[in-house]
RNA sequence: UGAGUUGGUGGCUAGGGUUCCGCAUCGCAUCGCGAUGGCUGGUCCAAGAGCUGCCGCCUGUGCGGGAGAAAUCCGCAAGGGACACGGCGGGAUAAAAUCCCGGGAGAC
Repeated sequence: UGAGUUGGUGGCUAGGGUUCCGCAUCGCAUCGCGAUGGCUGGUCCAAGAGCUGCCGCCUGUGCGGGAGAAAUCCGCAAGGGACACGGCGGGAUAAAAUCCCGGGAGAC
RNA backbone atom coordinates (compact mmCIF):
# COMPACT_ATOMS: atom_id res chain seq x y z
C1' U A 1 0.00 0.00 0.00
C1' G A 2 -3.65 -3.58 -1.27
C1' A A 3 -7.08 -7.74 -0.36
C1' G A 4 -10.33 -10.28 3.12
C1' U A 5 -17.26 -12.96 -0.39
C1' U A 6 -21.55 -7.56 3.17
C1' G A 7 -29.33 -6.81 -1.12
C1' G A 8 -34.35 -5.37 0.92
C1' U A 9 -38.25 -6.14 4.23
C1' G A 10 -41.88 -8.42 7.97
C1' G A 11 -42.33 -11.10 12.78
C1' C A 12 -39.64 -11.98 17.16
C1' U A 13 -35.50 -12.64 20.99
C1' A A 14 -31.18 -11.26 24.16
C1' G A 15 -31.03 -6.40 25.56
C1' G A 16 -33.07 -1.21 26.63
C1' G A 17 -35.32 2.66 28.95
C1' U A 18 -40.03 5.50 30.96
C1' U A 19 -43.98 8.86 26.68
C1' C A 20 -48.86 6.06 27.60
C1' C A 21 -51.30 2.08 30.75
C1' G A 22 -50.58 -0.56 35.23
C1' C A 23 -48.11 -0.70 40.15
C1' A A 24 -45.95 1.57 44.80
C1' U A 25 -45.51 6.00 47.98
C1' C A 26 -47.13 10.96 48.95
C1' G A 27 -50.35 15.30 48.33
C1' C A 28 -55.06 17.56 47.05
C1' A A 29 -59.81 16.29 48.82
C1' U A 30 -62.36 12.54 45.54
C1' C A 31 -63.92 8.20 42.86
C1' G A 32 -60.60 11.71 40.01
C1' C A 33 -56.18 15.08 39.52
C1' G A 34 -51.05 15.96 40.53
C1' A A 35 -45.89 14.77 42.27
C1' U A 36 -42.14 11.08 42.96
C1' G A 37 -40.09 6.05 41.92
C1' G A 38 -38.22 1.80 36.41
C1' C A 39 -40.82 -0.87 39.46
C1' U A 40 -40.03 -9.04 37.82
C1' G A 41 -45.46 -6.07 34.16
C1' G A 42 -48.49 -4.37 29.11
C1' U A 43 -47.67 -0.55 25.09
C1' C A 44 -42.87 1.25 23.13
C1' C A 45 -37.29 0.89 20.99
C1' A A 46 -34.21 -3.27 19.46
C1' A A 47 -29.32 -6.41 16.86
C1' G A 48 -23.84 -6.56 10.48
C1' A A 49 -21.22 -9.84 13.95
C1' G A 50 -29.04 -13.29 17.44
C1' C A 51 -33.54 -16.50 15.52
C1' U A 52 -37.02 -16.83 11.64
C1' G A 53 -40.61 -15.86 7.19
C1' C A 54 -41.05 -13.49 2.43
C1' C A 55 -39.05 -10.93 -1.85
C1' G A 56 -34.72 -10.08 -4.70
C1' C A 57 -29.64 -11.98 -6.47
C1' C A 58 -26.33 -16.19 -8.24
C1' U A 59 -25.76 -21.41 -10.73
C1' G A 60 -20.99 -26.19 -16.23
C1' U A 61 -27.79 -28.48 -11.42
C1' G A 62 -32.80 -31.04 -12.58
C1' C A 63 -37.72 -30.84 -14.89
C1' G A 64 -41.10 -28.28 -18.09
C1' G A 65 -42.50 -24.43 -22.16
C1' G A 66 -41.96 -21.88 -27.46
C1' A A 67 -41.87 -24.35 -34.76
C1' G A 68 -36.76 -25.75 -32.00
C1' A A 69 -30.51 -29.52 -32.52
C1' A A 70 -27.62 -25.62 -30.19
C1' A A 71 -27.65 -20.71 -28.21
C1' U A 72 -31.05 -17.48 -25.85
C1' C A 73 -35.54 -16.50 -23.05
C1' C A 74 -39.56 -17.93 -19.51
C1' G A 75 -41.66 -20.98 -15.32
C1' C A 76 -41.00 -24.43 -11.24
C1' A A 77 -37.68 -27.08 -8.14
C1' A A 78 -32.88 -27.88 -5.91
C1' G A 79 -28.50 -25.71 -4.30
C1' G A 80 -25.55 -21.06 -2.83
C1' G A 81 -24.91 -16.47 0.17
C1' A A 82 -18.57 -17.92 3.68
C1' C A 83 -16.30 -15.28 7.80
C1' A A 84 -17.13 -11.68 11.47
C1' C A 85 -12.59 -9.37 17.49
C1' G A 86 -14.07 -4.12 18.12
C1' G A 87 -13.89 0.88 21.29
C1' C A 88 -13.94 6.15 23.04
C1' G A 89 -17.16 9.73 21.41
C1' G A 90 -21.50 11.64 19.12
C1' G A 91 -26.95 11.36 17.41
C1' A A 92 -32.40 10.35 17.44
C1' U A 93 -36.61 9.62 20.35
C1' A A 94 -40.21 10.51 26.27
C1' A A 95 -35.75 8.00 27.38
C1' A A 96 -32.10 4.38 26.91
C1' A A 97 -29.76 0.46 24.49
C1' U A 98 -25.96 -4.99 21.42
C1' C A 99 -30.69 1.22 17.94
C1' C A 100 -28.06 4.93 14.26
C1' C A 101 -22.98 7.06 12.81
C1' G A 102 -20.90 1.45 12.15
C1' G A 103 -18.81 -4.80 8.88
C1' G A 104 -16.73 3.05 10.69
C1' A A 105 -11.60 4.11 13.86
C1' G A 106 -8.55 0.37 15.53
C1' A A 107 -7.09 -4.90 15.91
C1' C A 108 -6.20 -9.52 13.10
A computed fold for a 108-nucleotide RNA from Bradyrhizobium diazoefficiens, annotated as Guanidine-I riboswitch aptamer.
Model confidence (mean pLDDT): 79 of 100.
It matches the Rfam family "Guanidine-I riboswitch aptamer". Rfam describes the family as follows. This family represents a conserved RNA structure found upstream of the ykkC and yxkD genes in Bacillus subtilis and related genes in other bacteria.
The source organism's lineage runs through Bacteria, Pseudomonadati, Alphaproteobacteria, Nitrobacteraceae and Bradyrhizobium.